[in-house]
RNA sequence: CUUAUCCAGAAAGACUGAGGGAAUUGACCCUAUGACGUCUUGGCAACCUGUCCUGCAUUGAGCAUGAUAAGGUGCCACAUUCAACCCCGCCUUGGUGGGGAAAGAUAAG
Numbered sequence: 001c002u003u004a005u006c007c008a009g010a011a012a013g014a015c016u017g018a019g020g021g022a023a024u025u026g027a028c029c030c031u032a033u034g035a036c037g038u039c040u041u042g043g044c045a046a047c048c049u050g051u052c053c054u055g056c057a058u059u060g061a062g063c064a065u066g067a068u069a070a071g072g073u074g075c076c077a078c079a080u081u082c083a084a085c086c087c088c089g090c091c092u093u094g095g096u097g098g099g100g101a102a103a104g105a106u107a108a109g
Base pairs, nucleotide, nucleotide: 001109002108003107004106005105006104011041012040013039014038015037019030020029021028024084025083026082027081042076043075044074047072048071049069050068051067052066054064055063056062080103085100086099087098088097089096090095091094
């Protein structure tokens, strides 16, 4: 940079000690009843991967649906928390509901 997904799911212990929820602003939330982080153990999920069934294609390589395993990653507060930029509806002059964009996360290339 490209593509796909972001509905859901899954925590205990030890150490540490003041911040944390990606970044900016505002809101909201978690946090000395110990957050965040690190380690250990456990778990979730099924992107890649392996196996199998079925179908398609075929000289061959293969492709798709489904099932299964858990080797490579990832993840385990709410929750990609909301607003910010654009569009639409309603009420009405800043509220509200919806959609999108942007940004971000993860996987594969």
Predicted 3D model of a 109-nucleotide RNA (SAM riboswitch aptamer (S box leader)) from uncultured Flavobacterium sp. The coordinates come from a structure-prediction model, not an experiment, and the mean pLDDT is 78. The organism belongs to Flavobacterium, within Bacteria.